This is a predicted structure of a 112-nucleotide RNA (Glycine riboswitch aptamer) from a Chloroflexota bacterium. Rfam family: Glycine riboswitch aptamer. Rfam links the family to the GO term glycine biosynthetic process. NCBI's taxonomy places the organism under Bacteria, Bacillati, Chloroflexota. Its mean pLDDT, the model's own confidence on a scale to 100, is 84. It was read from a public genome assembly, where an Rfam model found it.
RNA sequence: UAUGGUGCGGCGAGAGAGAGCCUGGGCAAGCCGGGCCGCCGAAGGUGCAAGCCUGUGCAUGCCGCCUGGGUGCAUGGGUGACACUCUCAGGCAAAAGGAUCGUUGCGCCAUU
Numbered sequence: 001u002a003u004g005g006u007g008c009g010g011c012g013a014g015a016g017a018g019a020g021c022c023u024g025g026g027c028a029a030g031c032c033g034g035g036c037c038g039c040c041g042a043a044g045g046u047g048c049a050a051g052c053c054u055g056u057g058c059a060u061g062c063c064g065c066c067u068g069g070g071u072g073c074a075u076g077g078g079u080g081a082c083a084c085u086c087u088c089a090g091g092c093a094a095a096a097g098g099a100u101c102g103u104u105g106c107g108c109c110a111u112u
Stems, first nucleotide, its partner, number of pairs: 002111012018037001020036006038092003044088001045086001047084001051079010062069002
């Protein structure tokens, strides 16, 4: 330098779902507290399919016949992805936040 991966920023785009009901505070609110019901999934978090690894049991026409290996079946354990799932957290006018995408800056890792 190039390639791949990755972290944190700037700028832009960025969905969903009650301005819910009762009550207290407050001049008041779309604000704050408590209670109740209904919802959303895209901060974060939970769960896991195939596959892979492994334990045990059984079978075995395979192996140089050793209760060893291989293979097959059954049954456990581990690992294991999502925008799926749960709805813990968070959210349900605007604002803020927001996965992700685009662009850009600064790093880190690996290879070269």